[in-house]
């Protein structure tokens, strides 16, 4: 230069084209402790990489670019 795969919470991953996009873990906040640590319970946290386009309805299908990874030359 060709082709393949991949981007979704801080962090490793779910999520058939239809409910408000979840889950551990981890941050907070409370309980238990003399205390801290394990436990327990509960908040907070998301422009689904970026711009189009299908469709009533798109993280999810189509094109295009951008960032990462294996491949062939």
């Nucleotide at each position: 230069g060709c082709c393949c795969c991949u981007a979704u919470a801080g962090c490793u991953c779910a999520a058939c084209g239809g409910u408000u996009a979840g889950a551990g873990c981890g941050u907070c906040u409370g309980a238990c402790u003399c205390a801290u640590a394990a436990u327990c319970a509960g908040u907070a946290g998301g422009u689904u990489c970026c711009g189009g386009g299908u469709u009533c309805g798109a993280a999810u299908c189509c094109c295009g670019g951008u960032g990462g990874g294996a491949g062939c030359a």
Background: Transfer RNA from a Bacteroidales bacterium, 73 nucleotides, folded computationally. Rfam family: tRNA. Rfam links the family to the GO term triplet codon-amino acid adaptor activity. The coordinates come from a structure-prediction model, not an experiment, and the mean pLDDT is 81.